[in-house]
RNA sequence: AUGGAGAGUUUGAUCCUGGCUCAGGACAAACGCUGGCGGCGUGCCUAACACAUGCAAGUCGAACGGGCUUCACCGGGGGGUAACCUCUGGUGAAAGUCAGUGGCGGACGGGUGAGUAAUGCGUUGGUAACGUACCCCCCGGUUCGGGAUAACUGCUCGAAAGGGCAGCUAAUACCGAAGAUUUCCCUUAUCGGCAUCGGUGAGGGAAUAAAGGAUUUAUUUGCCGGGGGAGCGGCCUACGUUCUAUCAGCUAGUUGGUGAGGUAAGAGCUCACCAAGGCGACGACGGAUAGCCGGUCUGAGAGGACGAUCGGCCACACUGGGACUGAGACACGGCCCAGACUCCUACGGGAGGCAGCAGUGAGGGAUAUUGCGCAAUGGGCGAAAGCCUGACGCAGCGACGCCGCGUGAGGGAUGACGGCCUUCGGGUUGUAAACCUCUGUCAGUGGGGAAGAGUAGGGACGGUACCUGCUGAGGAAGCCUCGGCUAACUACGUGCCAGCAGCCGCGGUAAGACGUAGGGGGCGAGCGUUGUCCGGAAUUACUGGGUGUAAAGAGCUCGUAGGCGGGAUUGUAAGUCUGAGGCUAAAUACCAUGGCUCAACUGUGGUGUGAUCUCAGAUACUGCAGUUCUUGAGGACAGGAGAGGAAAGUGGAAUUCCUGGUGUAGCGGUGAAAUGCGUAGAUAUCAGGAGGAACACCAGUGGCGAAGGCGGCUUUCUGGCCUGUUCCUGACGCUGAGGAGCGAAAGCUGGGGGAGCGAACGGGAUUAGAUACCCCGGUAGUCCCAGCCGUAAACGAUGGACACUAGGUGUAGGUGGUGUUCAGCCAUCUGUGCCGCAGGAAACCCAUUAAGUGUCCCACCUGGGGAGUACGGCCGCAAGGUUGAAACUCAAAGGAAUUGACGGGGGCCCGCACAAGCGGUGGAGCAUGUGGUUUAAUUCGACGAUACGCGAAGAACCUUACCAGGGUUUGACAUUCACGUGGCGACGGCAGAGAUGUCGUUUUUCGGAUUUAUUCGGACACGUGGACAGGUGCUGCAUGGCUGUCGUCAGCUCGUGCUGUGAGGUGUUGGGUUAAGUCCCGCAACGAGCGCAACCCUUGUCCUUAGUUGCCAUCGGGUAAAGCCGGGCACUCUGGGGAGACCGCCCGGGUCGACCGGGAGGAAGGUGGGGAUGACGUCAAGUCAGCAUGGCCCUUACGUCCUGGGCUACACACGUGCUACAAUGGCCGGUACAACGAGUUGCUAAACCGCGAGGUCAAGCGAAUCUCUUAAAGCCGGUCUUAGUUCGGAUUGGAGGCUGCAAUUCGCCUCCAUGAAGUUGGAAUCGCUAGUAACCGCAGAUCAGCUACGCUGCGGUGAAUACGUUCCCGGGCCUUGUACACACCGCCCGUCACGUCACGAAAGCUGGUUGUACCCGAAGGCGCUGAAGAGGCGUCGAAGGUAUGGCUGGUGAUUGGGACGAAGUCGUAACAAGGUAGCCGUAUCGGAAGGUGCGGCUGGAUCACCUCCUUU
Repeated sequence: AUGGAGAGUUUGAUCCUGGCUCAGGACAAACGCUGGCGGCGUGCCUAACACAUGCAAGUCGAACGGGCUUCACCGGGGGGUAACCUCUGGUGAAAGUCAGUGGCGGACGGGUGAGUAAUGCGUUGGUAACGUACCCCCCGGUUCGGGAUAACUGCUCGAAAGGGCAGCUAAUACCGAAGAUUUCCCUUAUCGGCAUCGGUGAGGGAAUAAAGGAUUUAUUUGCCGGGGGAGCGGCCUACGUUCUAUCAGCUAGUUGGUGAGGUAAGAGCUCACCAAGGCGACGACGGAUAGCCGGUCUGAGAGGACGAUCGGCCACACUGGGACUGAGACACGGCCCAGACUCCUACGGGAGGCAGCAGUGAGGGAUAUUGCGCAAUGGGCGAAAGCCUGACGCAGCGACGCCGCGUGAGGGAUGACGGCCUUCGGGUUGUAAACCUCUGUCAGUGGGGAAGAGUAGGGACGGUACCUGCUGAGGAAGCCUCGGCUAACUACGUGCCAGCAGCCGCGGUAAGACGUAGGGGGCGAGCGUUGUCCGGAAUUACUGGGUGUAAAGAGCUCGUAGGCGGGAUUGUAAGUCUGAGGCUAAAUACCAUGGCUCAACUGUGGUGUGAUCUCAGAUACUGCAGUUCUUGAGGACAGGAGAGGAAAGUGGAAUUCCUGGUGUAGCGGUGAAAUGCGUAGAUAUCAGGAGGAACACCAGUGGCGAAGGCGGCUUUCUGGCCUGUUCCUGACGCUGAGGAGCGAAAGCUGGGGGAGCGAACGGGAUUAGAUACCCCGGUAGUCCCAGCCGUAAACGAUGGACACUAGGUGUAGGUGGUGUUCAGCCAUCUGUGCCGCAGGAAACCCAUUAAGUGUCCCACCUGGGGAGUACGGCCGCAAGGUUGAAACUCAAAGGAAUUGACGGGGGCCCGCACAAGCGGUGGAGCAUGUGGUUUAAUUCGACGAUACGCGAAGAACCUUACCAGGGUUUGACAUUCACGUGGCGACGGCAGAGAUGUCGUUUUUCGGAUUUAUUCGGACACGUGGACAGGUGCUGCAUGGCUGUCGUCAGCUCGUGCUGUGAGGUGUUGGGUUAAGUCCCGCAACGAGCGCAACCCUUGUCCUUAGUUGCCAUCGGGUAAAGCCGGGCACUCUGGGGAGACCGCCCGGGUCGACCGGGAGGAAGGUGGGGAUGACGUCAAGUCAGCAUGGCCCUUACGUCCUGGGCUACACACGUGCUACAAUGGCCGGUACAACGAGUUGCUAAACCGCGAGGUCAAGCGAAUCUCUUAAAGCCGGUCUUAGUUCGGAUUGGAGGCUGCAAUUCGCCUCCAUGAAGUUGGAAUCGCUAGUAACCGCAGAUCAGCUACGCUGCGGUGAAUACGUUCCCGGGCCUUGUACACACCGCCCGUCACGUCACGAAAGCUGGUUGUACCCGAAGGCGCUGAAGAGGCGUCGAAGGUAUGGCUGGUGAUUGGGACGAAGUCGUAACAAGGUAGCCGUAUCGGAAGGUGCGGCUGGAUCACCUCCUUU
């Protein structure tokens, strides 16, 4: 010493800067929902708006005279027999009361905060410049007289309010005289003080005082004068006290003096005269706002905000002015006047002031009772009793705040019912309830009953607090919230709707974010919301921030004020430090301890920090004064370098023009052109001349200058700098608000000049357009003189000065040392670069030329936009500059770096990517798919590559999902329950398009029990009903699975380590190499995984094994022929096993590594050929119609059955194919050689019939055996002879065949006849690198048949070309820029159009406020006059009026820009080299972004060169 927490939000991610938002506390609060009790507090923040009604200041008879009433005494009159009743007079030192005279109090108490930025307040002092009624103490006095007046009585005016006249009277009311210790004047003594002066005495003179009352006669209370005290007040002083400079100058009683007046008192407070002062950047004057303080809230504190309640001070009292009285007022409940408003009125005139307590209206989101009492505390009066007191004490109302209490406690599981959720098992609400046993706080009710009151009486609160008896769980719980921040989760509804939201953000069909429910969380008689303040916010930074790139260093220098300032010493003691004292009211806060049952609340005691004042002390530092020093600074002397500045002169090269010569057809210009120039002779070339502007090479991150800037040469004038000597001065210094000067380019004014260049402008191109980029011209301007302007990316985006903190290496200018006085080397000073350590930094980077470590001074910043804009001021001829906001709007804007992606950036590499070739497509006809159109329907899906001979390996019915019509409803299909019936099945007839309906015949299931005819049960079928079936209905953007594509591209990652604040990086980059992240080498990396490769299948060679259905060499048999037969397994072949190829060998290259080139051998050579195999991922790619599946939808229909139709349509367009256009061909005849496969609902031989498709009959074969099965191109021969043909076959007619229930819509095939387009295909475009392309045929799946010319396979014949990587496309790696990250199909700018909002300008209109001049002038005081108190006059003077200014609001046709707004228009300016690098200043032009000129910047990419640095 008790005290300090953060989070969300900019990005794909990161760090930083920076704003916005949240969590806390508080409230004189309000609103919403809810509400049991008590205590203590608190309650018009708005209209200082207006107020009905009542109350809030009176009291004293012991100051005074009266009125009235009563009483007592003494009388009188009337009535009555009397008692008695009644009228009346007097007296009273009786009692009460009323108005008046008089005294004291109404200046306190209570209210409010309008005004006031200082006449205020707070703190500290002064008053020798003052006052003080009541109170206290002391001294002295209180003598003698006088005249009135209210009340009252009478008369009278007025509606009233209120007066007038006459008459009477008293005092503690008023007056005169005397008189002093008082005051004043004169003389004088003494003490004191900060000047003027103050105190105390002495003598003389003048002026001036009083009041009595009561009484028990002993006093008491008043009164007058003086002194003192206490308390209270007046005035003065220093310091402090909001914002604004877009308020910079203000001031005539203003500043001072002299004199006078005035006041309680100083003073321009007032007046006369004199002087010309006074205030101000340390903020005057003006404007705005505001009562100040103790304190209150917050904060760790420093601070910040506020000034309710309580307390101190001030100001005000309907608005303005004024005085009177008084001790005290310029007076809240007094007076006068003016004004506004309200009320009364007989219209003549009057009355009023709640910002006292209640209360009313109004305003407002909003704030209480027309209560009780003077019992207490306090106040006024009184001798007192007492009276008065809306001060105060209490009560009432309001959860408005703080505090306390309760709404029950214990037990109670089958974890009840109900609710909600559910994976259907259960979970949860939940010991919660019910139920059992208790308790009695609060509330209710009965009884008792205070303290508050010193000493008799007296208690509003109050029958209250408190105590006690009784009853009974009975009467007492809500509000907010549950995406993150922030504690708390599910279901349903909704479907970018309705809504939520403090920020980020939720909602577009599975919402923990909307609404409801269940459940949970938080607080609790409250809970939320809104508003305000502080905090968090170090986000104004004193404590405690910054300015290279995030906002921020002034363009530069000089210099005023100011701030800061070297060494030594003396003095002083202002700052500073120490001690003591005074003050800083109380309350509050804090500590301790008491009182209310506790607490809130409250009593008592104690305690500060700090500010300020006084006294004493210290003297290190700062200040002040003095002395001194030389190192800071300056000077002197001697040298030195330089595009430093100004003026005058001068030189050559080049461009252009002019003149002349030579010379001829073009020149010029561009990407390509054209405009332009040229036969009137250009360009080219030679000679001469004119004129203006700029100065090649030298030239250099070289020099000089403060910056801007400065470049041929010479001369003159001139500023600064460096080095050396250490001679002089002696702190003379640094910085620098205002101020002054300089200040590129453009621009302006006047006058010159004008060669080239060249905004504007004209023309030519380009283009969709081209107000541009390119070209041809060209005016201002560029140049000079004089004068303005004052801005730039005026940049090192880095203010100036000084000091300190490793080095290395260039370069410029000096000096010293050394060196053969050459080259050099060493040291040092000054400038200018690069690299680099510590340190700094968000990083990039800076690093003795700091952005490091410190000191001093100045300038500047505080989210983005609006905006460097508006208004105002200043400057300018203008353009404009400078100073410089707000409303409104957004949740970001930004810096650096990272990973990607992208670039009309760069480097390296690959691929039938291009090139080199071959053949096609695009043209024709046909086939097929798609779009479109059509239709009752033409079912659906697929759409760049990666849809379109795709799903579909077979749409006449079926398929089939579509359409029309006809049926059906537990269903065409599955499981199950209940009831009924009994069959089921088979065959046939009839109706019908069929589904179906109906009729008939036939059959009569299994097991058990028995009475043999029944019954029970099961299987099965039908009917009825219920669960359920069913859906090619929707969502591929809810999904699984599968698939396409990048791409068979070489990539994609991880662990550990290292590195960076971090995202990340490294590894994976680099040098080689490869088909390959393949391998080698190097390396802060070392390893590993998924990919690559290999392992698998097939093919190519050989070996081995096994030979039937295969084969046939040898042997035999046999045929017309034939492995046909015996036989054999050699060969071919089949299928099982092996071998073989690995850069293994040789040569060369290579880092003697990986590997590359060549060669040998080999069937095969450098992954031999082909296949299967597809990393992390991308495209919300495709598929809910193959299948599966969540959710939603339909349920006599979106299910299901049937008939017919459609998917086959046809003006067109596109994709994929087939056939061709012919002679490398067609046709005819002959003839040769395959492989893969398939086959019993099948393949079908042979034979026969038919021209043929095919048919008939009928062997073989479930297949190395039989069949499909003749392969075709080819080869041989013949014919055709270049033609729309003997090419081509579409189309059509006729006749047939086959399949099938059925070929009309809508099948295939055959024959005869017909004989279309087409003569090689525009722009464009596709495939292919070897057994490939091209050409040729064969087989199979699907399948009754077929649209197959498709698809999948098979074999036959069998090429050409690749120089090469510039270009197109795609891809990989490295690097660079980026404002992109939905990632260039990105982002983004401006005009125009529409809507909304706020703002500026504006002819004016209309308020507020303030100034100046003048007019009028109330009340009132003052002055003059007057015998006067009557009256008159004058100065001042509120309100009012006239005129004219300033400032500041509102409004305003129209106008200007700005901001915002899911899908408007025009362009494309910026971000990549953004396609003309961009940007800054300026000028000019243009629909717009913008273009161009001049100068500047790099915050420009790329390539080359130069220089420098690092390494070798």
A computed fold for a 1512-nucleotide RNA from a Chloroflexota bacterium, annotated as small-subunit ribosomal RNA. Its mean pLDDT, the model's own confidence on a scale to 100, is 84. The sequence is in RNAcentral, with records from ENA.